[in-house]
RNA sequence: UUGGCCACGUCGGGAGAGUCCCCUUCGAGAUGGGGGCGCCGAAGGAGCAACUUCUCCCUCAGAAUCUCUCAGGCACCCAGACCGCCGUGGCCGG
Numbered sequence: 001u002u003g004g005c006c007a008c009g010u011c012g013g014g015a016g017a018g019u020c021c022c023c024u025u026c027g028a029g030a031u032g033g034g035g036g037c038g039c040c041g042a043a044g045g046a047g048c049a050a051c052u053u054c055u056c057c058c059u060c061a062g063a064a065u066c067u068c069u070c071a072g073g074c075a076c077c078c079a080g081a082c083c084g085c086c087g088u089g090g091c092c093g094g
Stems, first nucleotide, its partner, number of pairs: 001094009011084003018037001020036005038074003044070001045068003051062002
């Protein structure tokens, strides 16, 4: 000086699914709260697996955007896996 990988942080992008029904709050609505049914998967969680480790087998461990839907979510807001720029630190190179 520069590249890659990892972690954290700011900013930006970021999908899906009823603002359905009943009760309550109110003069009436909206909002909020409670209940019911239906639905979504990309916070988190759980399960299995291609695969990785191993001389072979067995076993152990890791492992998804797959599966489940406990949690969460189903107007807006918030949240949101993942992606990008930038910054900081660490590791491995040129």

Predicted 3D model of a 94-nucleotide RNA (Glycine riboswitch aptamer) from Paractinoplanes bogorensis. The coordinates come from a structure-prediction model, not an experiment, and the mean pLDDT is 75.